Context: one part of a larger RNA
RNA sequence: CGCAUACGGUGGAUGCCUUGGCAGCUGGAGGCGAUGAAGGACGUUGGAGCCUGCGAAAAGCUUCGGGGAGUCGGCAACCAGACUUUGAUCCGGAGAUAUCCGAAUGGGGAAACCCACUGGCGCAAGCCAGUAUCCCUUGACUGAAUCCAUAGGUCUUGGGAGGCGAACGCGGGGAACUGAAACAUCUCAGUACCUGCAGGAAAAGAAAUCAACCGAGAUUCCCUCAGUAGCGGCGAGCGAACGGGGAAGAGCCCAGCACUUGUAUCGCGGCACGUCAUAGGAGAAGGGCCCGGAAAGGUCCGCCAUAGUGGGUGAUAGCCCCCGUAUCCGAAAUGGCGUGUCGAGUUGAGUGCGAUGAGUAGGUCGGGACACGUGUUAUCUUGACUGAAUAUGGGGGGACCAUCCUCCAAGGCUAAAUACUCCUAGCUGACCGAUAGUGAACCAGUACCGUGAGGGAAAGGCGAAAAGAACCCCGGAGAGGGGAGUGAAAUAGAUCCUGAAACCGUAUGCGU
Repeated sequence: CGCAUACGGUGGAUGCCUUGGCAGCUGGAGGCGAUGAAGGACGUUGGAGCCUGCGAAAAGCUUCGGGGAGUCGGCAACCAGACUUUGAUCCGGAGAUAUCCGAAUGGGGAAACCCACUGGCGCAAGCCAGUAUCCCUUGACUGAAUCCAUAGGUCUUGGGAGGCGAACGCGGGGAACUGAAACAUCUCAGUACCUGCAGGAAAAGAAAUCAACCGAGAUUCCCUCAGUAGCGGCGAGCGAACGGGGAAGAGCCCAGCACUUGUAUCGCGGCACGUCAUAGGAGAAGGGCCCGGAAAGGUCCGCCAUAGUGGGUGAUAGCCCCCGUAUCCGAAAUGGCGUGUCGAGUUGAGUGCGAUGAGUAGGUCGGGACACGUGUUAUCUUGACUGAAUAUGGGGGGACCAUCCUCCAAGGCUAAAUACUCCUAGCUGACCGAUAGUGAACCAGUACCGUGAGGGAAAGGCGAAAAGAACCCCGGAGAGGGGAGUGAAAUAGAUCCUGAAACCGUAUGCGU
């Protein structure tokens, strides 16, 4: 040095586990904000730090309910001191307080800071309140062209807005990579992105619609029609409608006057009842023996079940083990929904006579939208220029004309079926199980990197219980180890379950 065997070290794979994730389902909620939000800074406990909570009234205050024995949040013990059956801690409702920054709003500003003015109170220190902009609105003063006036200006009263928020929605703008095996029309795509505005949904919506000589009867969504008809450097590709079947279902008002009648509907407020939410309460039924550290395991004999979902407890528990579960019950307070009733508003019905949305429809030119790229191209829309008719009228039926059919534009409102999930409760999984599953199971958008925009980790497991090793010895008052002790186990000793491989040793045998 090699081979073999045994025993170790290192290392952290594997197995098992799960506090965390992922994907859904069914409900709820669908907003918060000048009554100062979201998000932060700084403080705050008797004792340093971080997290959580809270705000100079600071792990809290008041009150109303629940609850019923210990409590003073977590890491996290310890010391000290308190509270509590005269009901604490804890849970829920309603309030109070709520520093500074932040739309931030008195002015400024390099966010969490600096500097003011006005009024009230106070001897004073000081305290309290107000003072941004825009829009609508009240009032006063002032005041042009232009005499009066008006516009305008200044101040003022009351009200509103502003900012944040995951997706979904409707508008205004609007790419490119890419595909076409290059590329320009085309495609990607009206997508990404920017932006305005809104709601719990939004948008659309009661035919100037379709259809085809039969008829249907607002809108929205799904299945189909159908990858059809078509469009298309007829390339790549794009791609309907009619009709049929379903979900849901709801219709109305204004552009007007007279008369009659007397209240449908709608929103608001009060009251009553019901129901739901925000704390909760009751809740059945087991013993002996055996193995074992431990019984829920085995065995024997029982019991409950409108409860044998699930979790925990020293191994696998329906049961006089625990929490629960089925089922039943419950709210002083606040809120949601429903019904009824009352109040003040709004206005309902009938008859008669009327009315029927003009720079509009249409046209020309140039664009855009329609599955439809200008094409034989209807229809919708509109930047420019034009420009009707008035129900004896007008639009459409895919060039256009006639016949026929059908509808009534140029005003408005409208629930449901549909889309989504930042959030919340319950439940589910041939979803993951720590290189997986969220980036994040752990104090993670942290540490760290970057001027910045931004990028962005690693890191779980002793044991049933700390019983976390008193005491002794070696040693530097070490580190580490050896005894002793605990424990079922310490090769479970905190670098702690299991403990693979690479890699490194020790011992023995053999070979060289």

A computed fold for a 512-nucleotide part of an RNA from a Gammaproteobacteria bacterium, annotated as large-subunit ribosomal RNA, domain I. It matches the Rfam family "Bacterial large subunit ribosomal RNA". Gene Ontology terms of the family: ribosome and structural constituent of ribosome. The prediction has a mean pLDDT of 88.